This is a predicted structure of a 1409-nucleotide RNA (small-subunit ribosomal RNA) from an uncultured organism. Its Rfam family is "Bacterial small subunit ribosomal RNA". The RNAcentral record of the sequence draws on ENA and SILVA.
RNA sequence: CUUACACAUGCAAGUCGAGGGGUAACGACUCCGUCUUCGGAUGGAGGUCGACGACCGGCGCACGGGUGAGUAACGCGUAUGCAACCUACCUUUUACAGGAGGAUAGCCCAGAGAAAUUUGGAUUAAUACUCCAUAGUACUAAUGAAUCACCUGGUUUAUUAGUUAAAACUCCGGUGGUAAAAGAUGGGCAUGCGUGUCAUUAGCUAGUUGGUAAGGUAACGGCUUACCAAGGCGAAGAUGACUAGGGGUUCUGAGAGGAAGAUCCCCCACACUGGUACUGAGACACGGACCAGACUCCUACGGGAGGCAGCAGUGAGGAAUAUUGGUCGAUGGGUGAGAGCCUGAACCAGCCAUGCCGCGUGAAGGAAGACUGCCCUAUGGGUUGUAAACUUCUUUUCUGCAGGAAGAAAUCACUCUACGUGUAGGGUGUUGCCGGUACUGCAGGAAUAAGCAUCGGCUAACUCCGUGCCAGCAGCCGCGGUAAUACGGAGGAUGCAAGCGUUAUCCGGAUUUAUUGGGUCUAAAGGGUGCGUAGGCGGGCUUGUAAGUCAGUGGUGAAAUGCUGUGGCUUAACCAUAGAAUUGCCAUUGAUACUGCUGUGCUUGAAUGAGGUUGAGGUUGGCGGAAUGUGACAUGUAGCGGUGAAAUGCAUAGAUAUGUCAUAGAACACCGAUUGCGAAGGCAGCUGACUGGACCUACAUUGACGCUGAGGCACGAAAGCGUGGGGAGCGAACAGGAUUAGAUACCCUGGUAGUCCACGCCCUAAACGAUGUGAACUCGAUAUAUGUACCUAGUAUGUGUAUCCAAGCGAAAGCGUUAAGUUCACCACCUGGGGAGUACGUCGGCAACGAUGAAACUCAAAGGAAUUGACGGGGGUCCGCACAAGCGGUGGAGCAUGUGGUUUAAUUCGAUGAUACGCGAGGAACCUUACCUGGGCUAGAAUGCGAGUGACCGGUCCUGAAAGGGACUUUUCCUUCGGGACACAAAGCAAGGUGCUGCAUGGCUGUCGUCAGCUCGUGCCGUGAGGUGUUGGGUUAAGUCCCGCAACGAGCGCAACCCUUGUCCUUAGUUGCCAGCAUUUCGGAUGGGGACUCUAAGGAGACUGCCGGCGCAAGCCGCGAGGAAGGUGGGGAUGACGUCAAGUCAUCAUGGCCUUUAUGCCCAGGGCUACACACGUGCUACAAUGGUCGGUACAACGGGUAGCGAAGCCGCGAGGUGGAGCCAAUCCAAGAAAGCCGAUCUCAGUUCGGAUUGGAGUCUGCAACUCGACUCCAUGAAGGUGGAAUCGCUAGUAAUCGCGCAUCAGCCAUGGCGCGGUGAAUACGUUCCCGGACCUUGUACACACCGCCCGUCAAACCAUGGGAGCCGGGGGUACCUGAAGAUGGUGGCCAACGAGGAGCUAUCUAAGG
Repeated sequence: CUUACACAUGCAAGUCGAGGGGUAACGACUCCGUCUUCGGAUGGAGGUCGACGACCGGCGCACGGGUGAGUAACGCGUAUGCAACCUACCUUUUACAGGAGGAUAGCCCAGAGAAAUUUGGAUUAAUACUCCAUAGUACUAAUGAAUCACCUGGUUUAUUAGUUAAAACUCCGGUGGUAAAAGAUGGGCAUGCGUGUCAUUAGCUAGUUGGUAAGGUAACGGCUUACCAAGGCGAAGAUGACUAGGGGUUCUGAGAGGAAGAUCCCCCACACUGGUACUGAGACACGGACCAGACUCCUACGGGAGGCAGCAGUGAGGAAUAUUGGUCGAUGGGUGAGAGCCUGAACCAGCCAUGCCGCGUGAAGGAAGACUGCCCUAUGGGUUGUAAACUUCUUUUCUGCAGGAAGAAAUCACUCUACGUGUAGGGUGUUGCCGGUACUGCAGGAAUAAGCAUCGGCUAACUCCGUGCCAGCAGCCGCGGUAAUACGGAGGAUGCAAGCGUUAUCCGGAUUUAUUGGGUCUAAAGGGUGCGUAGGCGGGCUUGUAAGUCAGUGGUGAAAUGCUGUGGCUUAACCAUAGAAUUGCCAUUGAUACUGCUGUGCUUGAAUGAGGUUGAGGUUGGCGGAAUGUGACAUGUAGCGGUGAAAUGCAUAGAUAUGUCAUAGAACACCGAUUGCGAAGGCAGCUGACUGGACCUACAUUGACGCUGAGGCACGAAAGCGUGGGGAGCGAACAGGAUUAGAUACCCUGGUAGUCCACGCCCUAAACGAUGUGAACUCGAUAUAUGUACCUAGUAUGUGUAUCCAAGCGAAAGCGUUAAGUUCACCACCUGGGGAGUACGUCGGCAACGAUGAAACUCAAAGGAAUUGACGGGGGUCCGCACAAGCGGUGGAGCAUGUGGUUUAAUUCGAUGAUACGCGAGGAACCUUACCUGGGCUAGAAUGCGAGUGACCGGUCCUGAAAGGGACUUUUCCUUCGGGACACAAAGCAAGGUGCUGCAUGGCUGUCGUCAGCUCGUGCCGUGAGGUGUUGGGUUAAGUCCCGCAACGAGCGCAACCCUUGUCCUUAGUUGCCAGCAUUUCGGAUGGGGACUCUAAGGAGACUGCCGGCGCAAGCCGCGAGGAAGGUGGGGAUGACGUCAAGUCAUCAUGGCCUUUAUGCCCAGGGCUACACACGUGCUACAAUGGUCGGUACAACGGGUAGCGAAGCCGCGAGGUGGAGCCAAUCCAAGAAAGCCGAUCUCAGUUCGGAUUGGAGUCUGCAACUCGACUCCAUGAAGGUGGAAUCGCUAGUAAUCGCGCAUCAGCCAUGGCGCGGUGAAUACGUUCCCGGACCUUGUACACACCGCCCGUCAAACCAUGGGAGCCGGGGGUACCUGAAGAUGGUGGCCAACGAGGAGCUAUCUAAGG
């Protein structure tokens, strides 16, 4: 430090009596009066003395102090000039000071007024004023001379004529005065250079630019006036707008720079706002005047007063900045002869941790590593921490007492010395605000003294608790949703320290405006293209010059600051002193390589000439054929046209189609290309005329004439505009038809403008090579267009056009002699995204619109290139019951079962797309059970250790729903005698929890998927992410194998090894088997047999091994052979890296949290079985390929002692009785069923179907009410093959038929897991649906398409804009009026002087309108 906002009060500029008249106040003295205690007191008079209010006069007040409003300017800085100037006081020098006069203030008298103030009269002085004299190196005019020179001229000097001076006081020393010259100091003026932003400010200027004359000024000058001329400034930025005092310096930075202009110093400007002059040496004057204005105050309402941006201080504003202090002691200033006086300048003190510096808050020892606190894996350890306690020591600081400065040199007073009596020197004395302060000594006692921020990374420093996307943090990234080192607290730690943190601002980092030191293909950025002005840059030799450049010297660059050395305060900060520096400017001397300028000459840059070549280069005429449309005629008949499919449309009034003729406009098939030409835009039938360019060849000519190019000019696709033509086809708009949820689209039928021509505009494009123009240099290969040469399948050499590559460059992609490489010259452009190429302004345009081109606000990104994935209604290849081809189902009915929902005291919990829903559960009447209601228990229902006891068990009774409670009874065993078994059990230690978190976890599991993939080591490539390998060509069920390859190998997966089944062999024959032999009750029943079946151990067998074809190989193919089986023989087990925060804390385990007379435990009853409804999975059916009845045949896997249970008997039956046999190749359940044979039913809601209901029973079980299964009799519902949709299955499969097992007292099983019997159909094929694999491509996706993302709408009004309007500020111009004042005129009045003035008037002018 904000408000150049307003200010109460006090102070900040006076001084001189040695200029003057004087005497209001004070003191002294004298005189007079009165009183007197004789000391004195008191009243009056006297300028007599010290002094002095007011006044006249002199000097000062223009310095010092404050502020930064204005000012973009010669204001400031720097360097010059004045031959165009002034300068009081000071210094030096020269000369002079004679005479005379009239006033006036004060004082006195009388008035006016509230006051401020003022009027009249009388009288008076001066260093105030006037006149005369004298005078010069002064001034004016004229005439000469000399000399100098820098534009006009200057300096010196001579002569003549004219004009102007003075002041006194005095102690007699002096001080002061006048004139002139010079110096010093201070100023004035002029000039070169430097000194903000905006071009969305491009033109400005009439006193403007110059001249002549006059006026004015200290002085030059349009400074002013008259006249004359028409100039002056400006893209190197005039004019305008906005902002701002400038410099030395300060901060920062490696520097270059950037930012700032506090304190100190220099300059400027201002003094309430605006204007004006006066006085003066100096002002247009901070504490002077006049006028106008605003504001404040006083007033008697008539009129007056004021200006703190001086020092203090007040109010207001504000985040914000001090005492109404002391002293003139020092330094300095004014005045004075001096003492002295004045001085808010200055020096001191006060306030503020605001800054800088220094010091302290103690030091040493001290481990039981004390206690507390905090943390942990918690018998214990760690940390706080040598920290504390405790012992010893010190006293800076503190307190008390005592002493006590420097700052003082001088002045002044007294005195001494020298001489020239006022000068110089010496001595003594006097004067200190600060301040009894700094400092010193003594005494006392660790005594008086530590905070703030931070601890996720950046960034030094970590744990616990609380909280639970809440509260909060945050500079950036980001933390917080129940295990937060990020929030809050605590403990600990880290950093700094009488401070620490925050905020604001500036520089740095930021090479992020790039001079040093950046860029422009794709990140922002090359103008659409050319011609060309200014400007910038420019080939080789040489002459001169010396502007740039370089060097030396001189002047200046104030001091302070900064740097270095030295010194002074105890140190430091601070201060003093010396030096260097001050990178600049000016002057001068020299150098001449380079640049510039100048002159001569050169040919290689550039251009011209000559001869050829080339092309869709341009302009303008003529001509041509095909196609299309239209018209006419003819042939001809029913459709044509169009589409994915249609319709609108055309057509019997004759279309379409075909033929002939005629006509119109537009565009030019083939050639034609990766081609050519052009500055770009662009250019295509043939041909004539006119015309531009490029290239080649060999010479000649000019002699740098060149390159680039801000402004400028020209050209500039398409669309569009204007005027007039033209109009076949096409075709915005428009109409109709379709498509669609809609379809203002895509498709179709029509169709206007337009497309075409002439003329004139428009001026933009992804106007692109997203690559400005020109020049030079730097490896190659290939092709092509067009020249030239030669020894002509070609080679060499030019100019173009393309592709690939070396070096190099690049973020990479890529570029690479046509550079994006290496350099040079010039131009254009960029500086985060959005807002926005928008708004406003300006320019252009008929318009459309174009050019130029912001800001507010908002975000933390936007963007480029590449990588890996994922995705695509992208592509390629391939696979799968994925589709297709088939068979059978589901979805409709009834029932069973699970789920949702609802209900309920409870309907326990979990599973929820595929990958939940006959799932956890392989079996809920009690139990299970986790849920509800009620009754109870609290170290607990269970287990372990356990001193001790000897019982426990069992039995009886009471109560109770039971659990439980209570009473009674009964009383151990073994022993090697040590003890043990069993039971009870005090205290204690470990409880318990199907409570929460599967998003804290382990384990296990589902799914992608039995899909063929997923990775690693080394090497190589890439700046890197990453790639390669794993891609490619084949092949496979397979990343299976082969070949190739900067890859070579390897691992987890695939396959194989394992089980089962299919064939054979060997071994072994009981309970299995029976061919042959014998017996027989005719039953492998018995003797016997091992042959067969079978059983269960071991082996064999199959490997593309063989043949043929194809193939390099791998491999594929074949009605191949052989074989029981053929190309993985069938089936199973086996599940890579990973995905889904998939599922499970209720199998189990487990971190954390929660609970402890309950969320634990026991018990009874209930519930999990509810029922309007919805869904999933199934069963049974709807019937005749069937139902019913009778007869009859053939299995396999498994199970059985708390079991399976035969025969026999009873019952219609479930079942009962019975108890043989069987711990099972022996006995039992056990009858397999479909099938086959025969009979019946005859297409019906049936002799189908069996739900539901009634009755009667059986069995299990403490117990079938809620809530079991089964049997018999009766009842006989829906249902007649199932909408949209959807599921399974590729062979011993689907379909169909029965049997067994687990769980289990029983069973809600139609479920699950197995077993065998009978036993099909179909697969053209891979376009499509779903899922998957590999390669490739695009991507703005990466919680990855269930992604990302756009716009409207709603609400609001913070920002911006619009808005009927309203209000304010600044500036310009024109006119009117016009104060004070200045200049001029007049001046009849005053006055009477040769003057002057009042007044009047003209011009200019602030403010006002």